Annotation
The part of an RNA shown here (small-subunit ribosomal RNA, central domain) has 348 nucleotides and comes from uncultured Litoreibacter sp. It was read from a public genome assembly.

Context: one part of a larger RNA
RNA sequence: CUGGGCGUAAAGCGUACGUAGGCGGACUGAUCAGUCAGAGGUGAAAUCCCAGGGCUCAACCCUGGAACUGCCUUUGAUACUGUCAGUCUUGAGUUCGAGAGAGGUGAGUGGAAUUCCGAGUGUAGAGGUGAAAUUCGUAGAUAUUCGGAGGAACACCAGUGGCGAAGGCGGCUCACUGGCUCGAUACUGACGCUGAGGUACGAAAGUGUGGGGAGCAAACAGGAUUAGAUACCCUGGUAGUCCACACCGUAAACGAUGAAUGCCAGACGUCGGGGGGCAUGCCCUUCGGUGUCACACCUAACGGAUUAAGCAUUCCGCCUGGGGAGUACGGUCGCAAGAUUAAAACUC
Numbered sequence: 001c002u003g004g005g006c007g008u009a010a011a012g013c014g015u016a017c018g019u020a021g022g023c024g025g026a027c028u029g030a031u032c033a034g035u036c037a038g039a040g041g042u043g044a045a046a047u048c049c050c051a052g053g054g055c056u057c058a059a060c061c062c063u064g065g066a067a068c069u070g071c072c073u074u075u076g077a078u079a080c081u082g083u084c085a086g087u088c089u090u091g092a093g094u095u096c097g098a099g100a101g102a103g104g105u106g107a108g109u110g111g112a113a114u115u116c117c118g119a120g121u122g123u124a125g126a127g128g129u130g131a132a133a134u135u136c137g138u139a140g141a142u143a144u145u146c147g148g149a150g151g152a153a154c155a156c157c158a159g160u161g162g163c164g165a166a167g168g169c170g171g172c173u174c175a176c177u178g179g180c181u182c183g184a185u186a187c188u189g190a191c192g193c194u195g196a197g198g199u200a201c202g203a204a205a206g207u208g209u210g211g212g213g214a215g216c217a218a219a220c221a222g223g224a225u226u227a228g229a230u231a232c233c234c235u236g237g238u239a240g241u242c243c244a245c246a247c248c249g250u251a252a253a254c255g256a257u258g259a260a261u262g263c264c265a266g267a268c269g270u271c272g273g274g275g276g277g278c279a280u281g282c283c284c285u286u287c288g289g290u291g292u293c294a295c296a297c298c299u300a301a302c303g304g305a306u307u308a309a310g311c312a313u314u315c316c317g318c319c320u321g322g323g324g325a326g327u328a329c330g331g332u333c334g335c336a337a338g339a340u341u342a343a344a345a346c347u348c
Stems, first nucleotide, its partner, number of pairs: 004319003007302002012316001014201004021194003025088007033081002035077008049065006091191001092188003095184005103177007110154001115149007125136002162169002206247006215241002220236004258315006266293013297304002321348003330341004
């Protein structure tokens, strides 16, 4: 290379946009580049293969044939692919009218709760645990009532509900703004799919500068437990968690399942639209999402099954025994932490 694979055995980039490239709907005509057929030329000799022959055999050598799968020229074929010209509407998009939504950004605002502060009542305990102690409290705690401050998160509604490419998004209001679905006719006329590099986004933790700091809480301190206890339990508690700007670029970033298109029994839920029917709260139907079960089929099995892991096509990514190792070295990126790319010796 061929071949085989990627839900769980090794293997789908975290996600999207998109450059090059690859692939690409229906019809007509032209062309004949690819493609196919015929002819001619060439494809040195040796080698390889086949049939004979010569050295006693063999290696080796000689003769003949075939072959040299290629290239060039020329004559044809025209289905398919390409190219050129024209047409079309089913793919894609635009327009109009409706609709649902924790989609995003910014600003404002609300109540409950925790903590702290002030004041009142009130007195000896309170906390905490398996049991305790550290701890707090007669300088008046815990409890309770009123007032105030401040930060963070939004109970119920809440739902295999919704939205988003993924990460993710949940009190309420306003402003700006992205996408999606349904219905309708009109318009453009293949404008499409994928996507190496590239670019953007990307939980948490972490980093830089400046704020903020209620609760929680790595580190740390103390009390317990224990043979020990650098833990589990308890009392405290700093980074951090929050905000702004800038970095980091990783996760079991998971559906462990790349994207797109077409086709292939059903049944029952649920969300958002449309149409129809009547008995007016149900039935039928259709499009788009989200689930459960199940046939064909697939699978090593588990299981998957119109939201495929089925049947096919296109494009990309990735895998090739375990360990060494996602490591070393080098490169790139980063303030750093580190990330990314990525071996070998050796060993079983």
NCBI's taxonomy places the organism under Bacteria, Pseudomonadati, Rhodobacterales, Roseobacteraceae, Litoreibacter. Model confidence (mean pLDDT): 89 of 100. It matches the Rfam family "Bacterial small subunit ribosomal RNA".